Annotation: Large-subunit ribosomal RNA, domain V from Chenopodium quinoa, 607 nucleotides, folded computationally. The prediction has a mean pLDDT of 80. RNAcentral holds the full RNA, with entries from SILVA. It matches the Rfam family "Eukaryotic large subunit ribosomal RNA". The family is grouped with related families in Rfam's "LSU clan".
Context: one part of a larger RNA
RNA sequence: CGGGGAAAGAAGACCCUAUUGAGUUUUACUCUAGUCCGACUUUGUGAAAUGACUUGAGAGGUGUAGGAUAAGUGGGAGCUUCGGCGCAAGUGAAAUACCACUACUUUUAACGUUAUUUUACUUACUCCUUGAGUCGGAAGCGGGGAAAUGCCCCUCCUUUUAGACCUAAGGUCCGCUUUGAGGCCAAUCCGGGCGGAGGACAUUGUCAGUUGGGGAUUUUGGCUAGGGUGGCACAUCUGUUAAAAGAUAAAGCAGGUUCCUAGGGUGAGCUCAACAAGAAAAGAAAUCUCGUGUGGAACAAAAGGGUAAAAGCUUGUUUGAUUUUGAUUUUCCAGUACGAAUACAAACUGUGAAAGUGUGGCCUAGAGAUCCUUUAGAACUUUUAAAAUUAAAGCUAGAGGUGUCAAAAAAGUUACCACAGGGAUAACUGGCUUGUGGCAGCCAAGCAUUCAUAGCGAUGUUGCUUUUUAAUCCUUUGAUGGCGGCUCUUCCUAACAUUGUGAAGCAGAAUUCACCAAGUGUUGGAUUGUUCACCCACCAAUAGGGAACGUGAGCUGGGUUUAGACCGUUGUGAGAUAGGUUAGUUUUACCCUACUGAUGAUAGUGU
Numbered sequence: 001c002g003g004g005g006a007a008a009g010a011a012g013a014c015c016c017u018a019u020u021g022a023g024u025u026u027u028a029c030u031c032u033a034g035u036c037c038g039a040c041u042u043u044g045u046g047a048a049a050u051g052a053c054u055u056g057a058g059a060g061g062u063g064u065a066g067g068a069u070a071a072g073u074g075g076g077a078g079c080u081u082c083g084g085c086g087c088a089a090g091u092g093a094a095a096u097a098c099c100a101c102u103a104c105u106u107u108u109a110a111c112g113u114u115a116u117u118u119u120a121c122u123u124a125c126u127c128c129u130u131g132a133g134u135c136g137g138a139a140g141c142g143g144g145g146a147a148a149u150g151c152c153c154c155u156c157c158u159u160u161u162a163g164a165c166c167u168a169a170g171g172u173c174c175g176c177u178u179u180g181a182g183g184c185c186a187a188u189c190c191g192g193g194c195g196g197a198g199g200a201c202a203u204u205g206u207c208a209g210u211u212g213g214g215g216a217u218u219u220u221g222g223c224u225a226g227g228g229u230g231g232c233a234c235a236u237c238u239g240u241u242a243a244a245a246g247a248u249a250a251a252g253c254a255g256g257u258u259c260c261u262a263g264g265g266u267g268a269g270c271u272c273a274a275c276a277a278g279a280a281a282a283g284a285a286a287u288c289u290c291g292u293g294u295g296g297a298a299c300a301a302a303a304g305g306g307u308a309a310a311a312g313c314u315u316g317u318u319u320g321a322u323u324u325u326g327a328u329u330u331u332c333c334a335g336u337a338c339g340a341a342u343a344c345a346a347a348c349u350g351u352g353a354a355a356g357u358g359u360g361g362c363c364u365a366g367a368g369a370u371c372c373u374u375u376a377g378a379a380c381u382u383u384u385a386a387a388a389u390u391a392a393a394g395c396u397a398g399a400g401g402u403g404u405c406a407a408a409a410a411a412g413u414u415a416c417c418a419c420a421g422g423g424a425u426a427a428c429u430g431g432c433u434u435g436u437g438g439c440a441g442c443c444a445a446g447c448a449u450u451c452a453u454a455g456c457g458a459u460g461u462u463g464c465u466u467u468u469u470a471a472u473c474c475u476u477u478g479a480u481g482g483c484g485g486c487u488c489u490u491c492c493u494a495a496c497a498u499u500g501u502g503a504a505g506c507a508g509a510a511u512u513c514a515c516c517a518a519g520u521g522u523u524g525g526a527u528u529g530u531u532c533a534c535c536c537a538c539c540a541a542u543a544g545g546g547a548a549c550g551u552g553a554g555c556u557g558g559g560u561u562u563a564g565a566c567c568g569u570u571g572u573g574a575g576a577u578a579g580g581u582u583a584g585u586u587u588u589a590c591c592c593u594a595c596u597g598a599u600g601a602u603a604g605u606g607u
Base pairs, nucleotide, nucleotide: 003593004592005591007588008587015422016421017420020418021417022414023413024412025411028218030216031215032214034211036209038207039206040205044121045120046119047118048117049116050115051114052113053112054110055109056108057107058106059105060104068096071102072101073100074099075098078085079084125198126197127196128195135191136190137189138188142154143153144152145151170185171184172183173182221234222232223231235257236256237255238254239253240252258300259361260360264318265317266316267315268314269313270312272296274292275291277289278288279287298307299306303364304363305362322347323346324345326344327342328341329340330339336406349358350357351356372400373399374398375397376396377395380394381393382392383391430474431472433470435469437465438464439463440462441461442460446456447455483558484556485555486554488550489547490546491545492544493543496521497520498519500515501514502513503512504511523537524536525535564582565581566580567579568577569576570575
C1' cells in the first nucleotide's frame, strides 16, 4: 500500500421447505367472561279498570213456497182459562199445540278463580348523609279570614352599622341563725321510626336463548421446470407417445365422465350410405319405380373395436334392470378392499312354434370404508329370579358421504418477525446451448441511365461471437458485500482520427470499399440515481468492447432493498402495491503474497 488470499466478522435477515412457531386481523373453525332478553325465585299488603273461565236468569233467529220471523232433535194426538191452538189437509228439504233436550249469538247478575294494566302502602330489599341532635302529631301566644262559639290558614326571638352578652339573669319552692348547696320554671306536652330518597320495581339465584376477536384453543391440503397467480396432469375411460406379446414416464398430445321403461329382454319381417337410369320433352332437394351397392350407414354419447336374413330399421309382446349362495377375471406394491365384468348352480318368470335366449344398456368409463342415523325383513336372539307389553340392543339387505375420490370437520396477514435446514430450490457473477441479439461469408434474381459482383444485394444457405436476452439449475444459502458514478491500470479489434497503401460509377475537393496496423488520442456541458437515451458545443476524431457484467478492508450512497412516515390504487380488516415521494449506522489489515520505498548483514569479484 490496498490487487489476491473467491481474507475476517455472523450455522443468509432475501427465496424455498418443515404436517416448526410467534405477533396481528377478520363475515375462518370451536368455545367463552360480559351485555341484553324470557320464565321461576328473592316477593309482601290494598284499591280500581279490562278480559277469560264457572254457575244462574233472560232474550234472539225473515232464501222460495207455506195466512207466517220454520235455529235444531226426540216424544206427540191431544192441550185449554172453553176464547182458541193443534192433529188431519196443504206448502215445503224440514211442520207447528204440549212436554223434554241440545247447539249458536247476545244481555245481565253473583260467589269466586285467574290473567293483564294503572295506582297506593311499607316491613323485605337498594342507595345516600351524620359525631345517628330540631322527625311526626298536638297544645299555646300573635295576626288574618270567617263564623255566629270554636272552623281554616299563616307567622312564630338575631339582618342599618358597631360593641357587649354562656358555671343563667330572673321567678318560685324547700331548708337555714347566716354564708352555702339543691329541685322546678325559664327551655310546653306526647310518640321506642336516627334522618332522607326509592320500593315489591331494582337486586340475588337457577335454567333457556340472542349477541360476543373483549378473551382463548386450533387450522389455513397436495402437485408444481423456485414459489405465487392460473390449472388439475389428485378418482377414472378411449386413442396415441409405446420402439408389431404384456408392461412402460413427463404440467406429453387429442378427447370424455352424461343419459334411457326403452335407447332394457325376446320374436318376426326387412336392408343401410352413396350413385346410375326412369316417372316425357326446363330446374336443387323432398315423393315413386328399378338397378349397382362388404358396409363406404346406423347402433344416445368420447375414441377405438365389433356387427348385414344383424348388434342396424320397422313392428308384436313383455319387465330377467327379479330372489339366493358360493366360484373366477381385471385395476393393484400386495394377487387386499371398493368398483366393473365372466361362467355356473337353485328359484320364479318374459318371449318364441321351437331350438333357444334374457341376472340391464354390443364391449372398453359412469363410482364410495369404520362409527352414527334411517328404511325393509323373520312365529329370530338378548335385556341379569320368572312371565307379559312397550322400549332398547343384536343379525341380513339397502339408503344418507367423504370429487384431496382407501374417506381430518378448518380463513388471512407479517417490511416487527423467529427457529431448523436447503445450493435437493429462486434473486448476482461464472459454466453449457445460442433460439433471440450482434457480426461475417457463399450462390446471384435484381438495384446501380446501360452493366449481377465500383458499391450493394432478395430468396436460399453456411458460420462466428458471448459487450443483449432467453433457456438450464452445474458451483455458491456455517453469505464471493448486489446498481450507477469517481479514481486507476492493463488488454482486444469488428480501425473513429492520425502513418503507409490498393480499388472506385477516384478530374479536383469531399467521400466510399479494402489492406499492414492497437503506437497515440477519443473531450467539455444541460437533464436523469441511472447503464441506456436525447440535446448543446468544441474538435484530427469525439470508434466499439473486456478484465468475477474490472475496481466499496479504494471513495460515494443518488437509486434499489429492513425498521418511521405521506399520496394514489386495492382489501371488511391486519395489510399489499416491478405505482409515486421523504428520512434513513457503509466495520477490521498486525499475517502471507504482489508492488513502492527505506535501512542493514555475509561472501565473491572488480576499481